[in-house]
Context: one part of a larger RNA
Molecule: small-subunit ribosomal RNA, central domain
Organism: metagenome
RNA sequence: UUGGGCGUAAAGGGCAUCUAGGCGGGGUAAUCAGUUGGAUGUGAAAUCUCGAGGCUUAACCUCGAAACUGCAUCCAAUACUGUUACUCUUGAGUCCGGAAGAGGAAGGCGGAAUUCCUGGUGUAGCGGUGAAAUGCGUAGAUAUCAGGAAGAACACCGGUGGCGAAGGCGGCCUUCUGGUCUAGGACUGACGCUAAAGUGCGAAAGCGUGGGGAGCGAACGGGAUUAGAUACCCCGGUAGUCCACGCCGUAAACGUUGUAUACUAGGUGUUAGUACCUCAGGUACUAGUACCGUAGCUAACGCAUUAAGUAUACCGCCUGGGGAGUACGCUCGCAAGAGUGAAACUC
Numbered sequence: 001u002u003g004g005g006c007g008u009a010a011a012g013g014g015c016a017u018c019u020a021g022g023c024g025g026g027g028u029a030a031u032c033a034g035u036u037g038g039a040u041g042u043g044a045a046a047u048c049u050c051g052a053g054g055c056u057u058a059a060c061c062u063c064g065a066a067a068c069u070g071c072a073u074c075c076a077a078u079a080c081u082g083u084u085a086c087u088c089u090u091g092a093g094u095c096c097g098g099a100a101g102a103g104g105a106a107g108g109c110g111g112a113a114u115u116c117c118u119g120g121u122g123u124a125g126c127g128g129u130g131a132a133a134u135g136c137g138u139a140g141a142u143a144u145c146a147g148g149a150a151g152a153a154c155a156c157c158g159g160u161g162g163c164g165a166a167g168g169c170g171g172c173c174u175u176c177u178g179g180u181c182u183a184g185g186a187c188u189g190a191c192g193c194u195a196a197a198g199u200g201c202g203a204a205a206g207c208g209u210g211g212g213g214a215g216c217g218a219a220c221g222g223g224a225u226u227a228g229a230u231a232c233c234c235c236g237g238u239a240g241u242c243c244a245c246g247c248c249g250u251a252a253a254c255g256u257u258g259u260a261u262a263c264u265a266g267g268u269g270u271u272a273g274u275a276c277c278u279c280a281g282g283u284a285c286u287a288g289u290a291c292c293g294u295a296g297c298u299a300a301c302g303c304a305u306u307a308a309g310u311a312u313a314c315c316g317c318c319u320g321g322g323g324a325g326u327a328c329g330c331u332c333g334c335a336a337g338a339g340u341g342a343a344a345c346u347c
Base pairs, nucleotide, nucleotide: 004318005317006316007301008300012315014201015200016199017198021194022193023192025088026087027086028085029084030083031082033081034080035077036076037075038074039073040072041071042070049065050064051063052062053061054060091191092188093187094186095185096184097182098181099180103177104176105175106174107173108172109171110154114150115149116148117147118146119145120144121143125136126135162169163168206247207246208245209244210243211242215241216240220236221235222234223233258314259313260312261311262310263309266292267291268290269289270288271287272286273285274284275283276282277281296303297302320347321346322345329340330339331338332337
């Protein structure tokens, strides 16, 4: 390679979008490129295979046949694929009526809490722990009342609830804006699926410049604990956490399950709609979201119409452990590093 695989054994790209490529719904006609059949030519000899024969046998040699699975040309077939033309509506999309939503961006506003500041009351403690101590406090703390300032996060509602491609998104209001679902019609007429490369998005931490800084808090200092304690506990505390712009491009980026389509028992809850009925409610349908479970699948666990079942299309990836996600080279990055990614050797 062929093959076999990818929830947990090695293996689904973090997510999306799109180019090339691959694949692609129904009908009619044309064409005959692929495809199929036949004919002719060619496919050197030797070799290989089979049948004979010659060296005493064998190896070896000689003769004959077959084969050389290929290529070219011509003739024919037309189901399938391709191509061309016309056409259809179920795939896909557009428009019109409704619906829900922490989807995104910007601006504004609000209350609780915390810390700090000022003033009043008030006096000896407060704080912290397993117990303490460091720490704070007679220069008046803690507590309490009033006023002010600042930053960050939004209790209850809140929910195996919702939205988003993923990362993710939660106080309220306004503006701008993306997507989804649902009902009945109208329209376009295969416009589709997937997607190497490319491009964009991408938690936290980290980086650059400038702001901001309440609380929390790597590093660091101190107090404890301990044999030690570079920790767990306590008192402090810088970067950071926040904002703007620009980088970084990684995560147990997980449902550890790629995307799309079709098919294959049911039951229970819930979210958004719709239709109907005998309307405290019930039944049915569509789209989501959970749990249980049949067939089937699975090494088992489990999955089970939201499949890990049955199939198709396309992409990505795996091929014993270590060495190693290392070295080297290249690309990217301000750096940290990221991407790509071996071998010797060893078991």